About this RNA: A computed fold for a 72-nucleotide RNA from a Candidatus Levyibacteriota bacterium, annotated as transfer RNA. It was read from a public genome assembly. Model confidence (mean pLDDT): 81 of 100.
């Protein structure tokens, strides 16, 4: 330099045009002598950035940024 893939909650990941979710973690409460486990409730997102398409974009398109892998 070229190509492919990845980027979504604190972490690991789903979601591929129509309300942004799960598990773990975090906070409060219940339970317990206490902790853990279990249960209930809750908080947390500019969906990497900018533009475009669309009635509507995390999702499609373009350019960029960051990372992984391959080729040279």
């Nucleotide at each position: 330099g070229c190509g492919u893939c990845u980027g979504u909650a604190g972490c690991u990941c789903a979601g591929c045009g129509g309300u942004a979710g799960a598990g773990c973690g975090c906070u409060a409460c219940u339970c317990u002598u206490a902790u853990a486990a279990a249960g209930u409730a809750g908080a947390c997102g500019u969906c990497c950035u900018u533009g475009g398409u669309u009635c509507g974009a995390a999702u499609c398109c373009a350019a960029g940024c960051a990372g992984a892998c391959g080729c040279a």
Overview
Rfam family: tRNA. Gene Ontology term of the family: triplet codon-amino acid adaptor activity. Rfam describes the family as follows. Transfer RNA (tRNA) molecules are approximately 80 nucleotides in length. By type it is a transfer RNA. Lineage of the source: Bacteria > Bacteria candidate phyla > Candidatus Levyibacteriota.